[in-house]
RNA sequence: UACUUAUCAAGAAAGGUGGAGGGACUGAGCCCUGUGAAACCUUAGCAACCAUUCGCGGCUUCGCCGUGAGGAAGGUGCUAAAUCCUGCUUCGCUUCGGUGAAGAAAGAUAAGUC
Numbered sequence: 001u002a003c004u005u006a007u008c009a010a011g012a013a014a015g016g017u018g019g020a021g022g023g024a025c026u027g028a029g030c031c032c033u034g035u036g037a038a039a040c041c042u043u044a045g046c047a048a049c050c051a052u053u054c055g056c057g058g059c060u061u062c063g064c065c066g067u068g069a070g071g072a073a074g075g076u077g078c079u080a081a082a083u084c085c086u087g088c089u090u091c092g093c094u095u096c097g098g099u100g101a102a103g104a105a106a107g108a109u110a111a112g113u114c
Base pairs, nucleotide, nucleotide: 002113003112004111005110006109007108008107013043014042015041016040017039021032022031023030027086029084044079045078046077049075050074052070053069054068055067056066057065058064059063083106088103089102090101091100092099093098
């Protein structure tokens, strides 16, 4: 990098450096930002994917898979707004301006495979 699976309306910020942008991409909207953006560093925190502990069930049983609970010392991740919202498809409603639901695509994170 590619593919597979799972999750994505919850949660959690201070300081230092820095000095104008940022919210992934594209168009629109709407926001954040000199009361200091991005980025980097420090500390703190959140969550519970992996790992870990204890149960339950199943199986092809030195274990593996599924599931529930606990904990937070390890590997990641995250700490404005639903992945900020929308775009594409289908369905419902509609005062035809829109609006609600489901899904897709794209993306993020984790685990696994090559």
SAM riboswitch aptamer (S box leader) from a Bacteroidota bacterium, 114 nucleotides, folded computationally. The sequence was found by an Rfam model in a public genome assembly. Its mean pLDDT, the model's own confidence on a scale to 100, is 81.